RNA sequence: GCAGCCGGCCGGACGGUCGCGACGCAUGCAUGUGCAUCGAGGAAAGUCCGGGCUCCAGAGGGCAAAUCGCCAGGUAACACCUGGGCGCUGGUAGCGCGAGCGGCCAGCGACGGACAGUGCCACAGAAAUCAGACCGCCGGCGGGUAACCGCAGGUAAGGGUGAAACGGUGGGGUAAGAGCCCACCGCGUGUCUGGCGACAGACACGGCACGGUAAACCCCGAUUGGAGCAAGGCCAAAUAAGCGGCGAGAGACGGCCCGUUUCGAUACCGACGCCGCGGGUAGGCUGCUGGAGGGUACGAGUAAUCGUACUCCGAGAGAAAUGACCGUCCGGACAGUGAUGUCCGACAGAACCCGGCUUACAGGCCGGCUGCACUC
Numbered sequence: 001g002c003a004g005c006c007g008g009c010c011g012g013a014c015g016g017u018c019g020c021g022a023c024g025c026a027u028g029c030a031u032g033u034g035c036a037u038c039g040a041g042g043a044a045a046g047u048c049c050g051g052g053c054u055c056c057a058g059a060g061g062g063c064a065a066a067u068c069g070c071c072a073g074g075u076a077a078c079a080c081c082u083g084g085g086c087g088c089u090g091g092u093a094g095c096g097c098g099a100g101c102g103g104c105c106a107g108c109g110a111c112g113g114a115c116a117g118u119g120c121c122a123c124a125g126a127a128a129u130c131a132g133a134c135c136g137c138c139g140g141c142g143g144g145u146a147a148c149c150g151c152a153g154g155u156a157a158g159g160g161u162g163a164a165a166c167g168g169u170g171g172g173g174u175a176a177g178a179g180c181c182c183a184c185c186g187c188g189u190g191u192c193u194g195g196c197g198a199c200a201g202a203c204a205c206g207g208c209a210c211g212g213u214a215a216a217c218c219c220c221g222a223u224u225g226g227a228g229c230a231a232g233g234c235c236a237a238a239u240a241a242g243c244g245g246c247g248a249g250a251g252a253c254g255g256c257c258c259g260u261u262u263c264g265a266u267a268c269c270g271a272c273g274c275c276g277c278g279g280g281u282a283g284g285c286u287g288c289u290g291g292a293g294g295g296u297a298c299g300a301g302u303a304a305u306c307g308u309a310c311u312c313c314g315a316g317a318g319a320a321a322u323g324a325c326c327g328u329c330c331g332g333a334c335a336g337u338g339a340u341g342u343c344c345g346a347c348a349g350a351a352c353c354c355g356g357c358u359u360a361c362a363g364g365c366c367g368g369c370u371g372c373a374c375u376c
Stems, first nucleotide, its partner, number of pairs: 001372010012329007020039003024035004041347001045358002048356005053228004065224005070084005085111001086109007094101002112219002117217002119213003134159002136155003140151004167185006186208001187206008232286004242277006253270003258264002293312008330345006
């Protein structure tokens, strides 16, 4: 210097003109005009997790359901973050006859339980877990001059099938073979040591059994009451039920009471009118943005994160505003020999507020690691 990966940050700059929205002030009462201030994001998105806040429900507990699942820490909380452990994959030193062990680097892991139970394991293959002789190998018997064939056996070393075949390597052993025996590797069990822990190491023992699958049911453990700012609170035109007061009386309507059925009279209640309460629709106000807030410095910590001090205030609407143009510059594309010209500036856009995750994103900056090339 280039390339790749990882992490963090920015995501056009400055000035001017016009416009839009909010709030304040002035003017004005024609609801406008003038001035000042402020006016999207890292994702405002998806609404997938976790909280705050609000209302409803709830003595306590259980069942069901959903989600999560190595360990420790962080946090208001999490399915998030940080650190660690273990495993797997890839690359590459090294050791070993070999099986294999294993340092470093990078990436990945829903990473509790498969001796509680149930289910499933296609195809291929002779046989798929109390498994299995297809080819092969071996000795015996019979036949044959022989090659070889047949019969009953032994054999899981070799071949073949498969994702997987009752450990592997080296040696001994054997008719051939086999943990049949030995050493080592792997595996399992136990003890001790180290670590908060996940786990690791050492030693001893066991010829080796226990197949895989739990993002299959299931078992174990942990967490979770429900609904959401259209939450919720306040004011309140209209209007229904209900309540109270007053009024009018033509007694024409209903009830009730009295007299003698028809019918009739007095009083009362209702109906009627007005007013008030109540209620709550339209509408208005609130919740509403100063907060698990941002910045700087110092400190604790490997880190996530936390603490202290100082400092800053940055949309709050309704479904609706947050833009356009000009000039100079920056970056890019195209055209041109050139001067220069033209075009473009990603993804996207708040609505109760935060912490995450995921997804989209032209271009640029910074840092780290790895590789390659060159120079000293």
This is a predicted structure of a 376-nucleotide RNA (Bacterial RNase P class A) from a Gemmatimonadaceae bacterium. The prediction has a mean pLDDT of 75. Rfam family: Bacterial RNase P class A. The family's RNA type in Rfam is ribozyme. The RNAcentral record of the sequence draws on ENA. A source record names the gene rnpB.